Large-subunit ribosomal RNA, domain II from a freshwater metagenome, 689 nucleotides, folded computationally. The prediction has a mean pLDDT of 82. The full RNA is in RNAcentral, with records from SILVA.
Context: one part of a larger RNA
RNA sequence: UCCUACGAGUUACUCCUCAUUGGCAAGGUUAAGAAUUUAAGAUUCGGAGCCGAAGCGAAAGCGAGUCUGAAUAGGGCGCAUAGUCAGUGGGGGUAGACGCGAAACCUUGUGAUCUACCCAUGGCCAGGUUGAAGGUGUGGUAACACACACUGGAGGACCGAACGAGUUUACGUUGAAAAGUAUUUCGAUGAGCUGUGGGUAGGGGUGAAAGGCUAAUCAAACUGGGAAAUAGCUCGUACUCCCCGAAAUGUUUUUAGGAACAGCGUCGUGGUUGAGUUUCAUGCAGGUAAAGCUACCAAUAGGACUAGGGGGAGUCAAAUCCUACCAAAUCCUGAUGAACUCUGAAUGGCAUGAAAUAUACACGGCAGUGAGGGCCGGGGUGCUAAGGUCACGGUCCGAGAGGGAAAGAACCCAGACCAACAGUUAAGGUCCCCAAAUCUAUACUAAGUUGAACAAAGGAGGUCUGAUUGCAGAGACAGCCAGGAUGUUAGCUUGGAAGCAGCUAUUCAUUUAAAGAGUGCGUAACAGCUCACUGGUCGAGCGAGGCGGGCAUCGAUAAUAAACGGGCAUCAAGUAUAGUACCGAAGCUUUGGAUUAUGUAUUUAUACAUACUGGUAGGGGAGCAUUCUCAUUGCAGCGAAGGAUAGUCGACAAGGCUUACUGGAGCGAUGAGAAAAGCAAAUGUAGGG
Numbered sequence: 001u002c003c004u005a006c007g008a009g010u011u012a013c014u015c016c017u018c019a020u021u022g023g024c025a026a027g028g029u030u031a032a033g034a035a036u037u038u039a040a041g042a043u044u045c046g047g048a049g050c051c052g053a054a055g056c057g058a059a060a061g062c063g064a065g066u067c068u069g070a071a072u073a074g075g076g077c078g079c080a081u082a083g084u085c086a087g088u089g090g091g092g093g094u095a096g097a098c099g100c101g102a103a104a105c106c107u108u109g110u111g112a113u114c115u116a117c118c119c120a121u122g123g124c125c126a127g128g129u130u131g132a133a134g135g136u137g138u139g140g141u142a143a144c145a146c147a148c149a150c151u152g153g154a155g156g157a158c159c160g161a162a163c164g165a166g167u168u169u170a171c172g173u174u175g176a177a178a179a180g181u182a183u184u185u186c187g188a189u190g191a192g193c194u195g196u197g198g199g200u201a202g203g204g205g206u207g208a209a210a211g212g213c214u215a216a217u218c219a220a221a222c223u224g225g226g227a228a229a230u231a232g233c234u235c236g237u238a239c240u241c242c243c244c245g246a247a248a249u250g251u252u253u254u255u256a257g258g259a260a261c262a263g264c265g266u267c268g269u270g271g272u273u274g275a276g277u278u279u280c281a282u283g284c285a286g287g288u289a290a291a292g293c294u295a296c297c298a299a300u301a302g303g304a305c306u307a308g309g310g311g312g313a314g315u316c317a318a319a320u321c322c323u324a325c326c327a328a329a330u331c332c333u334g335a336u337g338a339a340c341u342c343u344g345a346a347u348g349g350c351a352u353g354a355a356a357u358a359u360a361c362a363c364g365g366c367a368g369u370g371a372g373g374g375c376c377g378g379g380g381u382g383c384u385a386a387g388g389u390c391a392c393g394g395u396c397c398g399a400g401a402g403g404g405a406a407a408g409a410a411c412c413c414a415g416a417c418c419a420a421c422a423g424u425u426a427a428g429g430u431c432c433c434c435a436a437a438u439c440u441a442u443a444c445u446a447a448g449u450u451g452a453a454c455a456a457a458g459g460a461g462g463u464c465u466g467a468u469u470g471c472a473g474a475g476a477c478a479g480c481c482a483g484g485a486u487g488u489u490a491g492c493u494u495g496g497a498a499g500c501a502g503c504u505a506u507u508c509a510u511u512u513a514a515a516g517a518g519u520g521c522g523u524a525a526c527a528g529c530u531c532a533c534u535g536g537u538c539g540a541g542c543g544a545g546g547c548g549g550g551c552a553u554c555g556a557u558a559a560u561a562a563a564c565g566g567g568c569a570u571c572a573a574g575u576a577u578a579g580u581a582c583c584g585a586a587g588c589u590u591u592g593g594a595u596u597a598u599g600u601a602u603u604u605a606u607a608c609a610u611a612c613u614g615g616u617a618g619g620g621g622a623g624c625a626u627u628c629u630c631a632u633u634g635c636a637g638c639g640a641a642g643g644a645u646a647g648u649c650g651a652c653a654a655g656g657c658u659u660a661c662u663g664g665a666g667c668g669a670u671g672a673g674a675a676a677a678g679c680a681a682a683u684g685u686a687g688g689g
Stems, first nucleotide, its partner, number of pairs: 001689006011095003015092010027051003033045005055062002065077004098236002101233001105226003109222002116200009125190001127159003130155001134151006163187003169182003202218001204214003239623006249262005263369002265366006276357009290343001291341002297337002301333004306327001308326002310323004372397006379390003402413003417593004422589003428583003431567003437580001439579006450569002458554002462551005468544004479537005485510003490504003516531001520529002594613001596611007624678001626675010642662002646658004
């Protein structure tokens, strides 16, 4: 993972409630039991009891009323009748109560053959090393002490097998092994190791203490029982079709992933001054957007004017004067505000009327929901951060398939009853992948920019274009050929300063076509080169420290060439503008058919017409199949059930029918009834592959 079998809303009750079917009805009904009879069972008795027919009040009590109250007022609850019994179904209650599932708690017992510690009684420790006390002898002392030699054989002594342990590394990790193997290491006369027998028992033991061990189980063992403990939690919950179709909100909650009530769904019933929805008309309330502020409040830039202050001058002290300083009030110009408003919309809201449409409301049965989410709009919060968060309005996903966006819950288009090898469109597309334009016209881009995510400040003789302005056939701009002088080396400074270190200057004047008391290079200083400016040549546009716009460029940095979907594309298959044609969906249309609802006809199950038919939780409706029972009626050794091949039927489905072959003994149909009544999922259970 597959196959087969099993596997989850059941059953009980003098319970409650609603619907429905039937009996009787101001009544309804029997229970236990008894009699008769029988295969189950049924019939007849049995009125105890129960429900209803009267309520109100705490009660006494009163009574179609009663309670409150001083009340004859007002108000509360009642009266102006329909119930009851049985069957069936929906829901609730009590029970294990749809199924499976704890961690745990209590209680009766069983365990120390594992292991911890203890008791009794036994056993074991190759070999080697060291050499304590004591002793003896000799020396020594007044006597001791002490010294030396020998002897001796102590030690939680040393090295190292058995034995015990388990330090390192590797292997092993569905192992050879539910803890091992190899290597290495530690203890090895001791707090040593070990055999046998015995003791301590579960909130207890034992523990050189790790919450360790107590039979592969330990922060409380194992076994039976209470017991189907409880589980607001997780998972699962089985055939088909048809109609409708939510919620993720409010209030409260030892409440927040649960629940109660309300909201929203569905089914049934009901009635009326037709309430609901949409549009139009009329009339209302409002202080948002905007706007404004010389209308208030608050804040605010520049200027004017001018109190006050600071600074300066002045003076013995002052007065007084000045002020590119700060600045109230006032004025001019500009201009801000959720908690400003002299103003002030749209939309929305309310009321009335009209039209269209078909809901709305009340009561009752049954729910589910009470984690929501994205996008758009105007806001709060946050960083005008977030796939953030909060409250609104809308929309979609949720519960929505189809086409587009390469791929994608909610973005764009569009709401799937069924069928068709028909048509036509939407979004989006039309070179190939890939259906349809290598379409028409005019531009731009050279960056593969771009070709469906996205990028700034800033840089830039990229290129196209618009406007403004200046120069230009009296010849511009660029290039080339020339000139670019004189007073004068201006004055000062300086060692020097001659256009060109620096300072000063009404930087002047002359000759000129033009030429600065000099634009840069250069020299120690000169010299030299060059520019401004002018002439010639040439022959038509040239400029702006410019301005606006389009496309492109650099700025440009992330892990595959890897962010056009790919191929690939350059007068595009890119970008912009205009246009025509075509493709393109489950949209719309055409043809045929079906369900449901409503309406109209009638033969009461048909016809016609119109509209509808996406769907999770969930509500309602109609059916199919399986097993058994009863009644009726059939098949079968001339072959039942089952298996299996092929065919076929029905408007759709669950399904039905026939059957070659196999099989070898029971099995159907119709109408009712009753259920151990349908499996893909529960890390489901058992068996098999």